Description:
A computed fold for a 73-nucleotide RNA from Parcubacteria group bacterium CG1_02_44_31, annotated as transfer RNA. The sequence is in RNAcentral, with records from ENA. Its Rfam family is "tRNA". Rfam classes the family as a transfer RNA.
RNA sequence: GGCGCUGUGGCGAAGUAGCUAACGCAAGAGUCUGCAAAACUCCCAUUCGUGGGUGCAAAUCCCACCAGCGCCU
Numbered sequence: 001g002g003c004g005c006u007g008u009g010g011c012g013a014a015g016u017a018g019c020u021a022a023c024g025c026a027a028g029a030g031u032c033u034g035c036a037a038a039a040c041u042c043c044c045a046u047u048c049g050u051g052g053g054u055g056c057a058a059a060u061c062c063c064a065c066c067a068g069c070g071c072c073u
Base pairs, nucleotide, nucleotide: 001072002071003070004069005068006067007066010025011024012023028042029041030040031039049065050064051063052062053061
């Protein structure tokens, strides 16, 4: 230098034939308990790496850039 993959809540992770962003763990609140633990309930992404574009509508399509990983030279 060329090519490919990945980038989603604190962490892991689904969703990528465009139309309300799952789930698990953690954190927080509550119920229960003599106090805890366990269990159960509730709560947590106006910004889906950043900036543009298309479109009624974009995590999802297109472009550029950034970061990580890998392959080739």